[in-house]
Context: one part of a larger RNA
RNA sequence: UUGGGCGUAAAGGGCGCGUAGGUGGGACAGCAAGUCUGGGGUGCAAUCUUACGGCUUAACUGUAAGCUUGCCCUGGAUACUACUGUUCUUGAGUUCGGAAGAGGGUAGUGGAAUUCCUGGUGUAGCGGUGAAAUGCGUAGAUAUCAGGAAGAACACCGGUGGCGAAGGCGGCUACCUGGUCCGAUACUGACACUGAGGCGCGAAAGUGCGGGGAGCAAACAGGAUUAGAUACCCUGGUAGUCCGCACAGUAAACGUUGGACACUAGGUGUUGGUCUUUAUGAGAUCAGCGCCGCAGCUAACGCAUUAAGUGUCCCGCCUGGGGAGUACGACCGCAAGGUUGAAACUC
Numbered sequence: 001u002u003g004g005g006c007g008u009a010a011a012g013g014g015c016g017c018g019u020a021g022g023u024g025g026g027a028c029a030g031c032a033a034g035u036c037u038g039g040g041g042u043g044c045a046a047u048c049u050u051a052c053g054g055c056u057u058a059a060c061u062g063u064a065a066g067c068u069u070g071c072c073c074u075g076g077a078u079a080c081u082a083c084u085g086u087u088c089u090u091g092a093g094u095u096c097g098g099a100a101g102a103g104g105g106u107a108g109u110g111g112a113a114u115u116c117c118u119g120g121u122g123u124a125g126c127g128g129u130g131a132a133a134u135g136c137g138u139a140g141a142u143a144u145c146a147g148g149a150a151g152a153a154c155a156c157c158g159g160u161g162g163c164g165a166a167g168g169c170g171g172c173u174a175c176c177u178g179g180u181c182c183g184a185u186a187c188u189g190a191c192a193c194u195g196a197g198g199c200g201c202g203a204a205a206g207u208g209c210g211g212g213g214a215g216c217a218a219a220c221a222g223g224a225u226u227a228g229a230u231a232c233c234c235u236g237g238u239a240g241u242c243c244g245c246a247c248a249g250u251a252a253a254c255g256u257u258g259g260a261c262a263c264u265a266g267g268u269g270u271u272g273g274u275c276u277u278u279a280u281g282a283g284a285u286c287a288g289c290g291c292c293g294c295a296g297c298u299a300a301c302g303c304a305u306u307a308a309g310u311g312u313c314c315c316g317c318c319u320g321g322g323g324a325g326u327a328c329g330a331c332c333g334c335a336a337g338g339u340u341g342a343a344a345c346u347c
Stems, first nucleotide, its partner, number of pairs: 003319004007301002012315001014201004021194003025088006033081002035077008048066007091191001092188003095184005103177007110154001114150008125136002162169002206247006215241002220236004258314006266292012296303002320347003329340004
């Protein structure tokens, strides 16, 4: 390479939008490029294969045919694919009527708690631990009451609940705004799927500038523990955590399971619609979210209409362990570093 694979063995891109490309619904007609078929030409010789010969045999060799898997010309076929034209509505989208939601953004606002400040009461302890000590406190702490300030996060509701493409999203109110579901079936008429490059989004930590800073807390300091203790425990505590703008672009970015479509027993719970009904209830159906389970699959574990089953299309990725996600180069970045990504050697 042909292949075989990607939940856990190596392997699904963090996620989306989308370019090229690949692939693509029903009907009719045309065309005849692909496709199929007839004929012709060509496809050097040697080699190779087969048959029959020649050297006593064989190797060797002669003749003939095949092969030369291809290309060109030409006659035809029209199922499939492509192309052209017409058309259809079930894929896709639009419209109308409903529905739920921590989906996103901006502004405002609320209570509990915490810390700090002021004042009152009050007196010797508080705090902390396995036990202690560092620490705080007679300059009046801790406790308690009243008032004030600040920042951050939103108890209960809260839920194998909801929303979002993913990251993720949770007090309340208003405004702006994206998507989804159900029903109707009015409109367009294949407008679709996927998507190399590209573009955008992307937790936490981190970076730059400017704010903010209550609590928490890398670093750091002290107290303990210990043989030691650059830790675990304790007392403090700075970046940071928060806001604005800009960068960074990575995660066990996980369902460790790419996207789309179709098909393949059921049972049970739940969220949002619609419909039926004998209606505090029951049932049907569509879209989600869970559990159990048949066929089937799987090395097993397990998966099982939310597939890891059966198929089709497109993309990404894997190919023994270490060396190594390293070196070098390139691109990106302020830096930290990121992306791409080897080899020698070794087992």
Molecule: small-subunit ribosomal RNA, central domain
Organism: uncultured bacterium